A computed fold for a 73-nucleotide RNA from Salmo salar, annotated as transfer RNA. The prediction has a mean pLDDT of 82. Its Rfam family is "tRNA". Rfam's curators write: Transfer RNA (tRNA) molecules are approximately 80 nucleotides in length.
RNA sequence: GCCUCGUUAGCGCUGUAUGUAGCGCGUCAGUCUCAUAAUCUGAACGUCGUGAGUUCUAUCCUCACACGGGGCA
Numbered sequence: 001g002c003c004u005c006g007u008u009a010g011c012g013c014u015g016u017a018u019g020u021a022g023c024g025c026g027u028c029a030g031u032c033u034c035a036u037a038a039u040c041u042g043a044a045c046g047u048c049g050u051g052a053g054u055u056c057u058a059u060c061c062u063c064a065c066a067c068g069g070g071g072c073a
Base pairs, nucleotide, nucleotide: 001072002071003070004069005068006067007066010025011024012023013022019056027043028042029041030040049065050064051063052062053061
């Protein structure tokens, strides 16, 4: 330098025939207990890597870039 895969909540991941995103763990509050943990209930947390394009509408399609993994030279 070229090819390829990935980037989504604090962490690990799922996701979609473009139609405003969910699970587990964690956190916070309540429940229960003499108390703690567990259980159960509820809540908060996402500019879906950045920018542009296509579209009525983009996390999803296209392009460029950034970062990371792998391969070739």

The sequence is in RNAcentral, with records from Rfam.
NCBI's taxonomy places the organism under Eukaryota, Deuterostomia, Euteleosteomorpha, Salmoninae, Salmo.